[in-house]
This record gives sequence, structure tokens and C1' cells, in this order.
RNA sequence: GCGGAUGGCUGGAUGACCGCAGGUUUACCUGAGGAAAGUCCGGACACCAAAAGGCACGGUGCCGGGUAACGCCCGGCGGGGGUAACCCCAGGGAUAGCGCCACAGAGAACAGACUACCCUGCAUGCAGGGAAAAGGUGAAACGGUGGAGUAAGAGACCACCGCGGGACUGGCAACAGGACCGGCAUGGCAAGCCCCACCGGGUGCAAUGCCAAAUAGGGACCACGCGCGGGAUUGAUAGGUUCGCCUAUAUCGCCGCAGGGACGCCUGACCCCGAGUGGUCCGGGUUGGCAGCUAGAGGCUCGUUGGUAACAGCGGGCCAAGAUGAAUGGUCAUCCAGAGGGCUUGUCCCUCGGACAAAAUCCGGCUUAUAGGCCAUCCGCGCAU
Repeated sequence: GCGGAUGGCUGGAUGACCGCAGGUUUACCUGAGGAAAGUCCGGACACCAAAAGGCACGGUGCCGGGUAACGCCCGGCGGGGGUAACCCCAGGGAUAGCGCCACAGAGAACAGACUACCCUGCAUGCAGGGAAAAGGUGAAACGGUGGAGUAAGAGACCACCGCGGGACUGGCAACAGGACCGGCAUGGCAAGCCCCACCGGGUGCAAUGCCAAAUAGGGACCACGCGCGGGAUUGAUAGGUUCGCCUAUAUCGCCGCAGGGACGCCUGACCCCGAGUGGUCCGGGUUGGCAGCUAGAGGCUCGUUGGUAACAGCGGGCCAAGAUGAAUGGUCAUCCAGAGGGCUUGUCCCUCGGACAAAAUCCGGCUUAUAGGCCAUCCGCGCAU
């Protein structure tokens, strides 16, 4: 100097005038992001009768750590790509079972003879036998290289590699190494069904709560049931009375049981009803206001302790939208990052021009989009000293 890789910052500044929303008690302060987006995960919070257990269904899938939690983050292991820095992985199980592997090819799971090879017979091509080592087909052909051996051959035999087992060693572990043993081959796909381990109730701020107002205390249909037991009191009635109450009957507005009512289904604690409860459909009214609504598992930053790191603890400082048809804006001027041109080469002049994009309950992530500018570290190549 060129090319590549990883991580991060910024994504206009200042002033004036005008216009909005919130807070404040009048003087001022604040006001759309790194992704606010996608609605993909995880939660906080609210309500549903929702605790617990099981089934169905869905999600995740190596090991260890972080976190409120996660399908996220960090570190490692294994596999793949790359010269490398680095990047990627839907990373448990193919010996529980089922299923698939098109076409080509002799043959695609324990299969197989097309072209070549060898032997025998007859003879220039046929018949029989041997072998699957060479070639070919294919994404993939039931180990590879070399040797010895054979008629030609083959782990049939030998060495090394590979594969299976494996004492022992290192590591929390996933795993790595590995003395020694075995001629040893039973393919691939589970982002096919499935098996295994772990996790998961539903709906969501248009949740939910309160106030005001209005209407038609509307209509039709269906399911189960319309029972049992007890009992208070002058809530009731009748009788008695020493006027304190007592007895009997009946029994609600009391209690319990059966029974019914919730989640995709079942059991079932609690809860509601218990003479009603629940469900389906049609129709009518309400479209107003307030709360929820923004100080949190908060954000930024400095120091310190622990940790490889993610992150956690302690101490200090600064910061903080809450709209509701939806505020957070418009104009002007100057400067600036950048690009192009001019020439008198200057702190010059002219022109262009600043990406993706907009809160709506909140937070932690992931994914996608992004003009321009800047910083740091690492790898490769070339040159010079």
C1' cells in the first nucleotide's frame, strides 16, 4: 500500500420567529428509535372457578455457566467451509418399530454380472464353471494403500490406516488421548412418522376496573334438575300461661347433602348456584368520561470486587414522552460530514445534498432495513528500511 475478517460509535449542529402536548403554580422544564418495524420468542400485569395430577397437542434438543425467563447471551466440545483471521450447524436416538432412496445401473441392503479377467469343451463364436480385485452407472456400490498368494482373484493371509471393544490418564462435563484385543464391515435419511429427555392452562391494555347515560326486566329453543335431611325465631299460625315464657304445627329470607356450572379432554381441591344453573340463535340500547398510563427485572456513565466471558455485588453522578383520530412540528439564516465542477491553488467560488424510518401497556431478546462518516483489533499478500 492492497485485499479480507470481527467488534463498536454516529447518523447532523447552532440561533431566531411561529405552532402544539404533558408537568408545574407562572418562572420554567420535558417531548418519537437503533431499529420505535416484524408480531417471531420470553415475561411483568389483568381477568377467566383455573391449585394439583394425567392424556392430547405444541415447543426445545451436545456440555457447563448467565438471566425474572427464553427458542436468547457467554465459554467450551464435536462436525463442516476457508491459506488464515474467522464463519456456519434444525448438534439426543437408525440395534424399538414403520417408511423412503427417483433415474441410471448387473446390483441400492446383507444385492449383484454390462465391458473387461481366468479355466474347460467345441471352435472364432457358443456352452459350462470361477471371481467381484480392474473399468463403467450413480448422490451413494457392503473399507483404503501396499505386499504376498492365486488359473485369475478375494481380509481368505500380512503391515499400516480406518472400524468395533477397551484397562488407564486428563477434564465438573460434553469429550480427548490410549496400553491391549478383534479380520471386523449389518449404508443413508428422523428440517419422514416415530422413540427418549426437558418445558408449556387460556385470552390479552380493543386485558381489566369505576362513573354517567340509554334501551326492550325483549323473544325463541335446548340440556340437567325441580329432591332429601336438619333447624332458628315471635319472621308465621294455634293453644297454654305463674306474663319470665312453654308446647305443637308449618317453614322462609338459615345450614348441609344429592345434583348442576370452568380449560381441547378426564379426575379433582377451592369457588358459584342449590330451585335454579348453563348453553345456542335473533333483536334492541350504549360508541361518553375517568382510571389502567408509565420511576421499572429502568437507561447512560465513573470507580471498585469476583469471573476467561456473558454477567453479578458495592459506592457515586446524570437522565426520565404519555397522546387518544392521535402532540413531539414548520420557516429562515449560518456552519458542518460528503460528492461534483471551476480557476487567480485559496481557511477560495458555484452546484447538489444528509439513509432506514415514527412511540400507543411495559420490559428482555431475536430477525429484517439502513445514504454517509469515524474508531479499534486481527489475517493474508506485496514493497521499503